[in-house]
Context: one part of a larger RNA
RNA sequence: CGUAGGAAACUUGAGGAGAGCACCUUCUAGUACGAGAGGGCCGAAGGUGACGAACCGCUCGUGUAUCUGUUGUUCCGCCAGGAGCAUUGCAGAGUAUCGACGUUCGGAAUGGAUAAGCGCUGAAAGCAUCUAAGCGCCAAGCCGUCUCCAAGAUAAGGUUUCCCAACCGGUUUUCGGUUUUGAAGACCCCUCGUAGACUACGAGGUUGAUAGGUGGGAGGUGUAAGUCCCGUGAGGGAUUCAGCUCACCCAUACUAAUCGGUCGUUCGG
Repeated sequence: CGUAGGAAACUUGAGGAGAGCACCUUCUAGUACGAGAGGGCCGAAGGUGACGAACCGCUCGUGUAUCUGUUGUUCCGCCAGGAGCAUUGCAGAGUAUCGACGUUCGGAAUGGAUAAGCGCUGAAAGCAUCUAAGCGCCAAGCCGUCUCCAAGAUAAGGUUUCCCAACCGGUUUUCGGUUUUGAAGACCCCUCGUAGACUACGAGGUUGAUAGGUGGGAGGUGUAAGUCCCGUGAGGGAUUCAGCUCACCCAUACUAAUCGGUCGUUCGG
């Protein structure tokens, strides 16, 4: 820009993309077959690998804004207690997130038309013949069935809902004029994340829990400081499963989403 007014939501599916795998064991059955050795077809059940998708309850990893221990040094006047730097100083753990080595699921079943092939009926050609007319069966393959995208599918689809002025003049369908009006909805802007390179998408903007803060909780770390007691002391014990705690959950308008602006018209050839 188009889809013959504008808008919101939900959809149909022309078309396209994806998937489609392989193997093992058991039963049938030591049966059919075979002198024996050996050893089935068909069918049924169970499992494995690779591949793919989703997810983080479990396991493992990450986790330089969490906790703890500790070395050297500088500083906070000293002690005590801390802070900076040294690869995050080093080391031990670890929430959220993300991930796989973890978990769950998938290939199924089935319809149609067929290939090679197997047939029925059947002439040409009194026979024969699957073929010439006609009618069947049959493959991991083809078209559907499964998953996803999809109306720029220009043949531009469908459904529901919402929105939009009066008057005057005339050959009263068309047209012209005057005065009004700015709808539904969307965007700008702002707070953000289940989204993300930007954009887009999604959640919100006081009629508000969108983010921060605060309160509580979960999870993590592992028993803070101070005081008291014991020990000459290094230390140990009690208060104390304490103290601290990022991203998680719930609550709470304390702070910030203020005030506003723009587009979009007037019933539609």
This is a predicted structure of a 269-nucleotide part of an RNA (large-subunit ribosomal RNA, domain VI) from a Candidatus Omnitrophota bacterium.
It matches the Rfam family "Bacterial large subunit ribosomal RNA". Gene Ontology terms of the family: structural constituent of ribosome and ribosome. The family has 102 seed sequences and 51,934 matches in Rfam 15.1.
The source organism's lineage runs through Bacteria, Pseudomonadati and Candidatus Omnitrophota.